Description: Large-subunit ribosomal RNA, domain III from a Thermodesulfobacteriota bacterium, 395 nucleotides, folded computationally. Its Rfam family is "Bacterial large subunit ribosomal RNA".
Context: one part of a larger RNA
RNA sequence: GAGUAGCGAUAAAGCGGGUGAGAAUCCCGCUCGCCGAAAGCCUAAGGUUUCCUGGGCAAGGCUCGUCCGCCCAGGGUGAGUCGAUCCCCUAAGCCGAGGCCGAAAGGCGUAGGUGAUGGGAAGCCGGUUAAUAUUCCGGCACCACCGCAGUCGCGAUUGGACCGAUGGGGGGACGCAGAAGGGUAGGUCAGCCAGGCGAUGGUCGUCCUGGUUUAAGCGUGUAGGCGGGAGGUUUAGGCAAAACCGGAUCUCCGCAAACGCCAAGGCGUGAUGACGAGGCCACUUGUGGCCGAAGUGAUUGAUCCCAUGCUGCCAAGAAAAUCCUCUAGGGAGUGGCUGAGGUGAUCGUACCGCAAACCGACACAGGUAGGCGAGGAGAGUAUCCUAAGGCGCGU
Numbered sequence: 001g002a003g004u005a006g007c008g009a010u011a012a013a014g015c016g017g018g019u020g021a022g023a024a025u026c027c028c029g030c031u032c033g034c035c036g037a038a039a040g041c042c043u044a045a046g047g048u049u050u051c052c053u054g055g056g057c058a059a060g061g062c063u064c065g066u067c068c069g070c071c072c073a074g075g076g077u078g079a080g081u082c083g084a085u086c087c088c089c090u091a092a093g094c095c096g097a098g099g100c101c102g103a104a105a106g107g108c109g110u111a112g113g114u115g116a117u118g119g120g121a122a123g124c125c126g127g128u129u130a131a132u133a134u135u136c137c138g139g140c141a142c143c144a145c146c147g148c149a150g151u152c153g154c155g156a157u158u159g160g161a162c163c164g165a166u167g168g169g170g171g172g173a174c175g176c177a178g179a180a181g182g183g184u185a186g187g188u189c190a191g192c193c194a195g196g197c198g199a200u201g202g203u204c205g206u207c208c209u210g211g212u213u214u215a216a217g218c219g220u221g222u223a224g225g226c227g228g229g230a231g232g233u234u235u236a237g238g239c240a241a242a243a244c245c246g247g248a249u250c251u252c253c254g255c256a257a258a259c260g261c262c263a264a265g266g267c268g269u270g271a272u273g274a275c276g277a278g279g280c281c282a283c284u285u286g287u288g289g290c291c292g293a294a295g296u297g298a299u300u301g302a303u304c305c306c307a308u309g310c311u312g313c314c315a316a317g318a319a320a321a322u323c324c325u326c327u328a329g330g331g332a333g334u335g336g337c338u339g340a341g342g343u344g345a346u347c348g349u350a351c352c353g354c355a356a357a358c359c360g361a362c363a364c365a366g367g368u369a370g371g372c373g374a375g376g377a378g379a380g381u382a383u384c385c386u387a388a389g390g391c392g393c394g395u
Base pairs, nucleotide, nucleotide: 013031014030015029016028017027018026032392033391034390035389040372041371042370046352047351050350051075052074053073054072055071056070060068061067080142081141082348083347084346088119089118093114094113095112099108100107101106123140124139125138126137127136143344144343145342146341148339149338150337151336152335153334154333162330163329167326168325169324170323175313176312177311178310181306182305183304186300187299188298189297190296191212192211193210194209195208196207197205213274214273217269218268219267220266224262225261226260227259228253229252230251231250232249233248234247235246237245238244275295278291279290280289281288282287283286314317358367359366374386375385376384377383
C1' cells in the first nucleotide's frame, strides 16, 4: 500500500427459550422464505472412518463458535438367497506344448489355456440399534448337494434296473424401427372408519381434518403368443454309436380347434398374522410400554410387465457352459414321489455419493454413470405453485 480489495451465487430472515465465562452464527420451539425431474430418495465409480456416542476448542472453519466433515477417546459394517470372488462358461484380446519363421534377441501360431464389459441355482414382508440390516429378530418361503425313513416301481450276467460323456443333437441365442392390445405400479374420487363444531358475516353440513397399507412363496391357469399334432417303416447325413437330431415315406386326427410349449395379470392362500389414524399408562423434558377403528369400490393410467412377443425393413444382427436328450461306456441294487434332517465356505456391507466427504491446490457458482421421481394447471420430465423430504447457500 491499507484497515483498502475480499469474506465465493441477491433462496431471507424474525422472535422466544436453553446451554455457556462468552451466543446474529450451537440446541429446541413458533413464524417467514427457498428447492421439489430437486437443492428429495436409492445406488455405481471414487473416497477410506469422514458414520455413532462422550469429551474438547490451540490450529483448520474466509467472521463468531459453547458448534463441526476439526482434535482426543470409546463404539459401529453380522448374508446359502444382495453384490463379488472362487466356482462354472465363453468374446475380443493375450499366453501358447508340439509346429512354422528368424544372425541372436525374438515373431507367428494349432491343440490347449487365460480373459467380462456378456450367459449360469435360490427371499419376501414386518420389527429392531445411538450407529447394520433382503445380513440380526419374528413370520412365511425358496435353491443346490448329502445321507436316512416311508411308499410306488424296475432289476441283477443278458431279457440287465439305473448312472451316463471330455462325444452327437436340441436349447441357451440375441439386429433395427414401428404399431396395436391386455395388464400392473402410481394417481384421483367416492364409500367406509376415527376425530372436530366454529371467540369475527355464515357453517350439524353436498362441512372440515386424518386414515383407508399389506410382500415373496404356494394353488388356480386367464388376456394373449408360438408350433399343425401323434404313430409306424426306412435311412449314403450329424467324422464311432444311437432308440436322439436330420432326410424319405405311410397311416390317423385336424382346418382352426384338439394337442403341446410359453405366458402377464387377476382371484384364493400367505394373513384369526403384520401394519394401522388415534387413544391409554409410566416417569422429568423426551422416551418407553400397552390397546387399536376402517382397511372397500369406481375411475384414470404409464417410459414398467406380457414381450427375447407381433408387424415391417436391410446393413442380416456373439460364443460357450449350466439345462434337456441320445448313445459310447460303466453297472448292482436303483429310480420317482413324500417326510423329517444335515451342509451351504471366502470377500464386500459403516458413511458421503450432482457433493463441504469423488475429480478440480480450497468447506471452489465447474465436472461426475444408472434407477425412483407425487399433486394442481399443462401435450410434457417445459413452466409456475405445492406434498413427502431437504434447505435459507459459515460473516